[in-house]
Molecule: RNase P RNA; transfer RNA
Organism: Nevskiales bacterium
Formats: sequence, C1' cells, structure tokens
RNA sequence: GGAGUCGGCCGGGCAGCCGCUGUGCUUGCACAGAGGAAAGUCCGGGCUCCGCAGGGCAAGAUGCCAGGUAACGCCUGGGCGGCGCGAGCCGAUGGACAGUGCCACAGAAAAUAUACCGCCUAUGUUCCUUCGCGGAGCAGGUAAGGGUGAAAUGGUGCGGUAAGAGCGCACCGCGUUCCCGGCAACGGUGGACGGCACGGCAAACCCCAUCUGGAGCAAGACCAAAUAGAGGGGCAUGGCGCGCGCAAGUGCGCCGACCGUCGGCCCGGCGGGCUCCUGGGUAGGUUGCUAGAGCUGCGCGGCGACGCGUAGUCGAGAGGAAUGGUUGCCUCGGGGCGCAAGUCCUAGACAGAACCCGGCUUACAGGCCGACUCCUUUU
RNA sequence: GUGGACGUAGCUCAGUUGGUUAGAGUCCCAGAUUGUGAUUCUGGUUGUCGGGGGUUCGAGUCCCCUCGUCCACCCCA
Repeated sequence: GGAGUCGGCCGGGCAGCCGCUGUGCUUGCACAGAGGAAAGUCCGGGCUCCGCAGGGCAAGAUGCCAGGUAACGCCUGGGCGGCGCGAGCCGAUGGACAGUGCCACAGAAAAUAUACCGCCUAUGUUCCUUCGCGGAGCAGGUAAGGGUGAAAUGGUGCGGUAAGAGCGCACCGCGUUCCCGGCAACGGUGGACGGCACGGCAAACCCCAUCUGGAGCAAGACCAAAUAGAGGGGCAUGGCGCGCGCAAGUGCGCCGACCGUCGGCCCGGCGGGCUCCUGGGUAGGUUGCUAGAGCUGCGCGGCGACGCGUAGUCGAGAGGAAUGGUUGCCUCGGGGCGCAAGUCCUAGACAGAACCCGGCUUACAGGCCGACUCCUUUU
Repeated sequence: GUGGACGUAGCUCAGUUGGUUAGAGUCCCAGAUUGUGAUUCUGGUUGUCGGGGGUUCGAGUCCCCUCGUCCACCCCA
C1' cells in the first nucleotide's frame, strides 16, 4: 500500500421568532419533550382480571453439553460437523438396531437387496467336433468392471479363485467394551474383541427429555350519563319429594339434561336459561401511567455471559393522539460549473412512543473508533 | 393496541399424504357458422403460485423471515 474478518458507536450542532403537550409556581414565566430500531408482533417476563391455576388425555413449543438470567426459542463458554490459506463464519446439532410410513423418473435391483450388459466354465447337463487340456447353448456362479440414479450394502493393496467376493491378511475407516483425560457433550497413534452389524428422510407420523392454565391496559378499578334491560328466530324448558289448593295450578328443595366458566376434551368444582339476527344507546372524566429486573461511574469475583458492593442521577407520558414550522450561521456528505482557488444548490437513510421491561428478526444515506488476519513492498 | 383469517392465469376459484408438464370456469386470440354482428362450435395463449431464504434428490404444499389485504373488539346483554 492492497484485500478482508470481528466488535463498538454516531446517525447533525448553535441561535432567533411563532406554535403544541406535560409539570411547577409568583398566572405568564421557567423546565422537560421519540428511536436504534419507537417497526414486525416472533419469543420470554412483570402487572391486571378470570376462581391463585385441581387430576387425566390431547395440543403446542424447545432439543449436543455446561453455565448465565426474573424468564426465554435469548446470551456466554465449550464439543461435534461443514466452509475459508487465515482472522473467522455457518449449523432447528437428541433418537432411523421402539414401531409405522415415504423414496417419483430412470434403473436388473430403492431396502428381508438384486444378475440388464459384462466376467467365469471349476461343477451338472445337451449338442457340435478336425477327437485336442477344443467349441456352442442351458442350468449355475459372480457385485471386481459398465450403465441408471439424489442415493446401489466400507476404501487401498496383497493373497486367493474357474471368475469373483472381508473369502483370508495388512493398513485406514466403523462398531462394542475397558482404561485414561474432561463436571459433561466428547476426545485419545491407547488395550481387547467383532469381518463390518442392515442407506436417506424425524422442518413425515412418532419415541425420549424438558416446559406451557386462559385472556390481555380496548386488562382492570372508581365516578358520571343515555336507551326500549325492546322485537324476532333457534336450542332447552325433564323427573322426584314436600307445602298450599276440591281441581286446574303454584311455591320451595334435590337430581338430571343443556349452556357459561377453569376458552380443546373427560372427570371434578362453581354459576345460570343460552345463542343468533334486528334494533336502540353512549362515543365522558379520573385512575392504572411511568422510579424501573432503570441509567452512569468506580471497585471486587468470573475466560465470559453475568453477579456482588458502593457513589451519583431522574431521562416523554399524549389519548382521533403533543414532540412541529420558519430564518440565519457552522460542519459532514452528495450534485452542478470551473484548469485551479472557489462558487451555487441541498440536512439529505430507515423510520416515528401508546402499560412497562429482556431478547430476536427486519429496514437503514453517510460517518467514526478499536482489535485481528492474509498478500506485496521498504527498512 | 390486541386477537384471527387470507394471498395461485386479467377476474372468480381448485390443487388430497411433497413427485416430475400447476388445472377449471370466465376473459382474450384465431378459425368455422352468418350478407354483417350476437349466440353456438372447434382450437389456442395464458402463471417469478405475494417476495426472500432454508429442509429435501425434489416445495404451490413443510419450516423461518418479510410484504400486502380483510375481519372482530364498548353498553342494553
């Protein structure tokens, strides 16, 4: 100098004028007023109500190991596999000897393997024969070779054989087990045994382990107001006992059915007629509401995520919904003109709180900082 | 804000347990019929399956992210 990897941060500043929302008081002044993602609503929690959450089934989610955390599908560290020369990056990464299922087309064969081409003629058999230790066919043998496919039942070599084949052996790979290291996942040129023990798909059903009650600030609480607590359809309106009554009937209690609720089902519990359509009414106020798993600095522990201690600090609270408009200057970048100095135009990306947090994911003009890797050159 | 549903020819919709070339009606185009047109008949063109990525040999279908559209919510009760 070039190419690249990872992490962190900023994402206009100052001033004047006019506005908006909130708070304070001295009532017309002061102070404060969007984001790194406020977004998507994909996870997890706080908070609130249902009844403080019952038992079983189902359903859903997660999925190597250890740790962190309020919790998580997040984060950290490690293992394994893959990619990269490397810094590093990527991985929904348990189980396919519990079971079921699928693997189109092509191909002989697609999962208890198989003989299409090829190879063989040792073996059996038929025929030909120039009778040779010859030739042809059939049966048969064979997974070395070809071809098909995404995928074809370990690889290389030597032996072996009619040809072949873990058929035998050596090495590599694989499996089981022991030992060693590690909390563990797992690792080991380790020892022994086994010729090899049967492809892929679990983001197919499933098995195993762990977790999950539901709804959500339009939750919920209080105050105030209005209307017709209206009409129609559907489902249900059952049984028993007691009281009153001449009777029709009616009141109470129990059981059952149905419905609601613990929003899937059953048991169990509680409550009750339920549901659909039409119609009508209000479109108010206060609260929940912003001081919190908060932020910043320092110290200690830990490889780290993070934890503990201590000091300081308060940083939006709207509700058809404020956080804006305009002018001037500065600076970053971009564009036009110009040989150049310069000059003119332009704040310019994604986007905007809605109960609050922790994450993930997605979008983003331009810029800054740090650590590291590779190549080249110079000293 | 919260909860839920959907996206496939120009339009309205199918598409089963992943399987080879994604269908149907309508529209459109061409031809026939007619003096001409409509109707009718015959044939044909129709597609990044909203977009991107992943799993798989293979994705409209399974999974993740993303974009867009639509529906519901208070009181009488």